The prediction has a mean pLDDT of 85. Predicted 3D model of a 477-nucleotide part of an RNA (small-subunit ribosomal RNA, 3' major domain) from an uncultured marine bacterium.
Context: one part of a larger RNA
RNA sequence: UGACGGGGGCCCGCACAAGCGGUGGAGCAUGUGGUUUAAUUCGAUGCAACGCGAAGAACCUUACCUGGGCUUGACAUCUGGAAAAGGCAACUGAAAGGUUGCUGUGCCCUUCGGGGAAUUCCAAGACAGGUGCUGCAUGGCUGUCGUCAGCUCGUGUCGUGAGAUGUUGGGUUAAGUCCCGCAACGAGCGCAACCCUUAUCCUUAGUUACCAUCAUUAAGUUGGGGACUCUAGGGAGACUGCCGGUGUUAAACCGGAGGAAGGCGAGGACGACGUCAAGUCAUCAUGGCCUUUAUGUCCAGGGCUACACACGUGCUACAAUGGUCGGUACAAUGCGUUGCCAACCCGCGAGGGGGAGCUAAUCGCAAAAAACCGGCCUCAGUUCGGAUUGGAGUCUGCAACUCGACUCCAUGAAGUCGGAAUCGCUAGUAAUCGGAGAUCAGCACGCUCCGGUGAAUACGUUCCCGGGCCUUGUACU
Numbered sequence: 001u002g003a004c005g006g007g008g009g010c011c012c013g014c015a016c017a018a019g020c021g022g023u024g025g026a027g028c029a030u031g032u033g034g035u036u037u038a039a040u041u042c043g044a045u046g047c048a049a050c051g052c053g054a055a056g057a058a059c060c061u062u063a064c065c066u067g068g069g070c071u072u073g074a075c076a077u078c079u080g081g082a083a084a085a086g087g088c089a090a091c092u093g094a095a096a097g098g099u100u101g102c103u104g105u106g107c108c109c110u111u112c113g114g115g116g117a118a119u120u121c122c123a124a125g126a127c128a129g130g131u132g133c134u135g136c137a138u139g140g141c142u143g144u145c146g147u148c149a150g151c152u153c154g155u156g157u158c159g160u161g162a163g164a165u166g167u168u169g170g171g172u173u174a175a176g177u178c179c180c181g182c183a184a185c186g187a188g189c190g191c192a193a194c195c196c197u198u199a200u201c202c203u204u205a206g207u208u209a210c211c212a213u214c215a216u217u218a219a220g221u222u223g224g225g226g227a228c229u230c231u232a233g234g235g236a237g238a239c240u241g242c243c244g245g246u247g248u249u250a251a252a253c254c255g256g257a258g259g260a261a262g263g264c265g266a267g268g269a270c271g272a273c274g275u276c277a278a279g280u281c282a283u284c285a286u287g288g289c290c291u292u293u294a295u296g297u298c299c300a301g302g303g304c305u306a307c308a309c310a311c312g313u314g315c316u317a318c319a320a321u322g323g324u325c326g327g328u329a330c331a332a333u334g335c336g337u338u339g340c341c342a343a344c345c346c347g348c349g350a351g352g353g354g355g356a357g358c359u360a361a362u363c364g365c366a367a368a369a370a371a372c373c374g375g376c377c378u379c380a381g382u383u384c385g386g387a388u389u390g391g392a393g394u395c396u397g398c399a400a401c402u403c404g405a406c407u408c409c410a411u412g413a414a415g416u417c418g419g420a421a422u423c424g425c426u427a428g429u430a431a432u433c434g435g436a437g438a439u440c441a442g443c444a445c446g447c448u449c450c451g452g453u454g455a456a457u458a459c460g461u462u463c464c465c466g467g468g469c470c471u472u473g474u475a476c477u
């Protein structure tokens, strides 16, 4: 100087408290450990691994296993030789591959001999290849403390020196934010602001969007309109600017006015010096090591989907604030031509037929659901709950046995609110309800967005956890 303390002081954070809803019990989904296996590929492991890499394992993916093949190789460059390339067929085989036959002569230059480009085959090697090892050799990227308010430098001054000062102190702030003081004076990286979205208004523009007035219609449907909504460009607006009080006449704080919005308006992007030899050699790149008829490569089948068990994360429930049947409303974000698919017809349904429109503010996905109105159920393992199993089907796809999703009929398990313990959340939040998208042939209870309905509570900082500043002790650095 730091670090640490079951030392002290000050302060902060859904840290506690106050509340609301969960997890831990049940069934299922999913990840992990373990066990099993020919293989159950690999990585991630307190917070910060465990619905994580994986935004989607039937084949492929695929890295694993078994078996069948290849050895200059599936891929790149170079040398020599031959043949255009390519297309078709037969036999064999699980395929990869192997054997054989037929067809075919192109482009550029030409002295018509031939040469060249592209592609394929043969030969020889140089080499290729490696998801093999080392993240404790590395780059890059990322997590974490933490969006915490800190981390430093130049010059000066002090100290023999390590170092100190500045950065401490008094106030204040979300903030090393600002003010005042001060042997310091300045500066940098961080904070804030500049960026995006959202909340109000003005303006420009008016189709595919809109419809007040005038006609018209089943319907903004058509004529028309440029007001309104909306769309998307440009601007305005918020700055403690104004008033009062407190304060040191400061910074600032409290209250008020006006205002769509008020003191950081709300949300996002943005992550200082560094810490954890944190994570990743399996995104990629890369040093070294290892491998080279195999640790490379092609193919078929299997496995990654196993199952006594243990844990994490979720979904669905245990019901009446509910279940079920019928009726009637109201969104936003997105996506669509190898696509989205309307009307209409068939099917109880998944779906099938059909073919209009749409390269989309035009057409489609598309029904929003909870909600509201009415009927039934009346507290029961039930008209709750839906696991499991049997049967019959649909769709995607060469192919659903291992191992897909969905539909219908039947079946109708556990479960009556969950021990110790533990998690999230402070407002359009929690809770609850549905919608869309990426991945994707198919497959979503996961993930990421979108809107609908919409709370309760915060006395307070003693305690638990994490953090910041000052100070103190230390046999640690």
Stems, first nucleotide, its partner, number of pairs: 002476001003474003007471007015461002019425005026316008034307002042053002064302007073127001077126002079123005086103007107116003129291002132289003138285002140280003143276001145274001150189006156165003169180003195268004200236007210225002214223002239262001242256005318418001322377006334365003339358002344353003384415001389410007431453007